[in-house]
Molecule: c-di-GMP-I-GGC riboswitch aptamer
Organism: Desulfobacteraceae bacterium
RNA sequence: AGUGUCAAAGCCAAACCGGUCGAAAGGCCGGGACGGAAAGUCACGGAUCUUCAGUAAACGAAAAAGACAGCCGGACUGCCAUUG
Numbered sequence: 001a002g003u004g005u006c007a008a009a010g011c012c013a014a015a016c017c018g019g020u021c022g023a024a025a026g027g028c029c030g031g032g033a034c035g036g037a038a039a040g041u042c043a044c045g046g047a048u049c050u051u052c053a054g055u056a057a058a059c060g061a062a063a064a065a066g067a068c069a070g071c072c073g074g075a076c077u078g079c080c081a082u083u084g
Base pairs, nucleotide, nucleotide: 001083002082003081004080011036012035016031017030018029019028020027021026034070040076041075042074044073045072046071048067049066050065051064054059
């Protein structure tokens, strides 16, 4: 530097359930494992989701404020095995 078939030191933990925070999307904690080779970190680009506020209302398209890294791309970092 390349690769991720098998294995392995280990790691993470979907759905669902309980608790808690939030207006919501959703976050966190515990249980639980569908899966993951970056399912580690960062909302930078796109997608998707929410609508407290805002508005006469519709609306929340655009703009605005958020959510999502286990949707795709990008950036940074890292374990094991293996090849050179």